Notes:
Transfer RNA from an uncultured Candidatus Peregrinibacteria bacterium, 73 nucleotides, folded computationally. Its Rfam family is "tRNA". The family's RNA type in Rfam is transfer RNA. Its mean pLDDT, the model's own confidence on a scale to 100, is 82.
RNA sequence: GCCACCCUAGCUCAGUUGGUAGAGCAACGCACUCGUAACGCGUAGGUCGCGGGUUCAACUCCCGCGGGUGGCU
Numbered sequence: 001g002c003c004a005c006c007c008u009a010g011c012u013c014a015g016u017u018g019g020u021a022g023a024g025c026a027a028c029g030c031a032c033u034c035g036u037a038a039c040g041c042g043u044a045g046g047u048c049g050c051g052g053g054u055u056c057a058a059c060u061c062c063c064g065c066g067g068g069u070g071g072c073u
Base pairs, nucleotide, nucleotide: 001072002071003070004069005068006067007066010025011024012023013022019056027043028042029041030040049065050064051063052062053061
């Protein structure tokens, strides 16, 4: 230098005919218990890496930039 893939909650990750985003763990609260943990119930937490384009509507499609992983030279 070139090619491919990835970037979504604090962490690990889902989310395909484009239709206003979820799980597990973690955090917090409640319940349970003599008490703690576990189990159960609930709550909060997101500019979906950044910028632009297409569209009535974009995490999703297109372009550029940034970061990461792998490969080729």